Annotation
A computed fold for a 493-nucleotide part of an RNA from Shinella sp., annotated as large-subunit ribosomal RNA, domain I. The RNAcentral record of the full RNA draws on ENA. Model confidence (mean pLDDT): 83 of 100. NCBI's taxonomy places the organism under Bacteria, Pseudomonadota, Alphaproteobacteria, Hyphomicrobiales, Shinella. Rfam family: Bacterial large subunit ribosomal RNA. Its family is annotated with structural constituent of ribosome and ribosome in the Gene Ontology.
[in-house]
Context: one part of a larger RNA
Order: sequence, then C1' cells, then structure tokens
RNA sequence: AGCAUUCGGUGGAUGCCUUGGCGCUGAGAGGCGAUGAAGGACGUGGUACGCUGCGAUAAGCUCCGGGGAGCCGCGAACAGGCUUUGAUCCGGAGAUCUCCGAAUGGGGCAACCCACAGCUUUGGCUGUAUCCCGGACUGAAUCCAUAGGUUCGGGAGGCGAACCCGGGGAACUGAAACAUCUCAGUACCCGGAGGAAAGGACAUCAACAGAGACUCCGUUAGUAGUGGCGAGCGAAAGCGGACCAGGCCAGUGGCGUGGGCGAGACAACCGGAACCGUCUGGAAAGGCGGGCCAUAGCGGGUGAUAGCCCCGUACGGGUAGGGCCUUCUUGCGUCCUUGAGUAGGGCGGGACACGUGCAAUCCUGUCUGAACGUGGGGGGACCACCCUCCAAGCCUAAGUACUCCUCAGCGACCGAUAGCGAACAAGUACCGUGAGGGAAAGGUGAAAAGCACCCCGACGAGGGGAGUGAAAGAGACCUGAAACCGGAUGCCU
Repeated sequence: AGCAUUCGGUGGAUGCCUUGGCGCUGAGAGGCGAUGAAGGACGUGGUACGCUGCGAUAAGCUCCGGGGAGCCGCGAACAGGCUUUGAUCCGGAGAUCUCCGAAUGGGGCAACCCACAGCUUUGGCUGUAUCCCGGACUGAAUCCAUAGGUUCGGGAGGCGAACCCGGGGAACUGAAACAUCUCAGUACCCGGAGGAAAGGACAUCAACAGAGACUCCGUUAGUAGUGGCGAGCGAAAGCGGACCAGGCCAGUGGCGUGGGCGAGACAACCGGAACCGUCUGGAAAGGCGGGCCAUAGCGGGUGAUAGCCCCGUACGGGUAGGGCCUUCUUGCGUCCUUGAGUAGGGCGGGACACGUGCAAUCCUGUCUGAACGUGGGGGGACCACCCUCCAAGCCUAAGUACUCCUCAGCGACCGAUAGCGAACAAGUACCGUGAGGGAAAGGUGAAAAGCACCCCGACGAGGGGAGUGAAAGAGACCUGAAACCGGAUGCCU
C1' cells in the first nucleotide's frame, strides 16, 4: 500500500410528517378611482433589524353590537403597563389618513423644487390642470351677429386576471422548393363595454307540406361544396336538447332611475348529547372489563390509535347597519313620426365554408340611382309561373363565456430536487446600464425541562463529567443510505 471485517467521521439519500401548492365543484362577488384608486416612498414601538399593522390622532382614536379573562402582532425578549368601572379580540359604522402616483396650481431626474389668491392668523386651511356637456356674463375684425374670453353647475381621465364587441393586422410554418393558397383574421397593437358581452322579434327558412326571434350544445358531417381541384379549407336546412318573451314610434307605452309600503335571505356570535375502572407504558386515546349519546360515528387537537377530554359536527337561535329580490304606488329622465342619396346598378375591394367562378346573398371606396302596397325583397346567374316575407327606426331577460377575488367542500393530485418561481425576511438575496433574469433554504422534544455546577483548554473553539429527559447514539438537533476520510483487527506484499 491492497483486500476483508469492524468501529467512527463526513455527507444528507431514504422513510415518516406538513404550515404550502395543484386541479375541480357549489354558492357569492364581478369592480376600484378627483370624497384622490391600483401601486409605492418615507415615517410610526420604551429598546426596533425584517415582516405585518397603521399615518404627525401613525402595531393606533370614537361609537354601536358580540364576547368574558386575560392582554400589550410575528421572528424574540427585557423593562414598564392595561384589564370584571369588561381590556385584548371579533363584526359594523365613523374619525384621522405625510409625500408620490390619473396626480390635477407651475415645474420636475416619482416620493422633490417654486408659486399666486382668499380666509385665518403662534400653527394653518381652502382654491387655482385639461377636455366634453349645459347655463350666465362679456365680447373683435364688422352694424346686427359670430369667433374668442370669464365664470358657475355636471361629467370624464387612471388601474384591474380572464371572458366580450369593434378598428388595424404579421411572419415562421404547411404546400416535402415557391408566388395564389396555408398558418390566420391567429399572435400582437389600439378603442370600448358589461357582469356578462354580442345577437335578437323575419324584406328568415322551406318547397307546394310547412316552420316561426336570438343565443348555446349534440347531430346532420368531414357530408354538400370549395381548392395551384395541391396542401388544405369546410357549411346549412332538418332533427334532438338548454332556455323561452316579446315590445315601442307621442301613449292607459317601452326602458332606465329616485322615494314610500310589505315580505325573504345575509355579521360577529350563542345554545348544542354522551365514560368510567384496570393493565402495559415517560405519557392511554391502545389491551381487557363494564356503560352511555346519536337529526351529532365530517374533521382537527390533546404526551401512541378518543362518538362520549377539548375545538367542533347534526340541529336550533341571533340582527344594529347596509345591500339584494318581489309586488304595489308615486316622481323624474329618455326613446321612437313606418324609415331615399336608401334599394338597385357600373368599377375596385372585403365578408359569406364558397380563391370571380354560371356566383346568388351581405358590407362599401368611387360614379350613379328607383318604386311607394295597383308597390317592393328573396327563393344561389337569369326569365316566367308559383311560394314566401316587408329593408333602409329603436329596445329586450333567460339559456352561453370567464375567474384577479370571497366562503364552503372535494381529489385512485404533490409531499420539500416534488407541488406555484416562492411551505422559510420570495419576486427576497443575487446578476444586469436597462428591458429583464432569478435562486438556495422545512422537521430538537410531549414539555425548553435549551445542559446549574466541576475539569482540560487561550477568561477560546471543542471536549470530559454532572444534571434534565422515555431517549442526548434527540444538544442545534427526527430518521441518518452511498460516494469520500480515518482508527482497530486479520490476511497478503
């Protein structure tokens, strides 16, 4: 030195655990904002670093309700206090609410700088952005007027996860290349709205029989079609379901909204049944024995596995204030006059499953341009017959889509390299000029009982005794695999 056995060290796999995630279901909510939001900066505690809360009244102030013995948030304590004259805490309503931020007096390199006016006066408070609508006053060139100006009242602005409507609108890709085509009206940008949006009450379909608004689902059907007839794209009627609702154009109306009367549901929270003995053990909920409750044997906790120990659960109760729903009543606002520069046509585009095609139908940039119910549109070029409907005005619940958020519940979902990136001071530390990127990191024990005291050592680190504990081979921690390092013993060189 090697091999083997064994004892340790290191390391943190594995097992067990879960405060956190993931997916879904049912309800609710579906907005917040100039009465200053979302999001922040800076402060705020006796001591105060981070988080949380709060705002110079600053881990808080007032009132009402609940509750009933402890409390002064967490990591984490010391000091000092509060509380049955009812604290802490929970629900509701208020007060305060620095500075930035739409940010709105002007400016600005966000959280800063600089003003004016009025009122107050040791402090200070209020107003002063822009646009739109309405009113009043004023008022040019220019007589009337108008533009403009001033002011008052009202509104808007910004943020927000997806869903919705509209205006714009790619390319990679596929076609085994590529140009029409496809990807796709997708991604993305912009505008707008609502809790849903959009659509909607036949100038619709159908086929000689009839149906009867719209929306959504299944089917029809990968059919009919369309297509460098390539790649591909791809209906509708009908049928079966979900839901169901029709109204208005000057009025006894629809819709929206305010007030009043009545009814129901929603808070914190309250009541809420029933168990003992013995054995093992550190500990009983376990074993054994004997009982009890159950509209409650969902679940969680308690020193191991508890219907009857605790919190709960079934069930029952509770209502200040606010909101919602339904009916009736009353006030206000708004809408609509039967639809002409319209239908149709030419040219050019676009949408229709339909790429110009025999291309109907719908929209319209441009040029044109009717009829008036004795009329007009459609039935896939077009014509006739026939059938059917009445455009160019308005409104409309439900069925449908979505989930940033709240509550309740569920899972042949994960269990710390998993599950959200994040179970921990996580969008933190750290990286980047910036846009942006983005971690690692959970577990003593039932209870800190967290090792008094002694010894070695540098008044260390670390260790040995002692003590606690069921266990310290649980001491900074559960278990503690392997790689790797060392000690001892044996064999061999």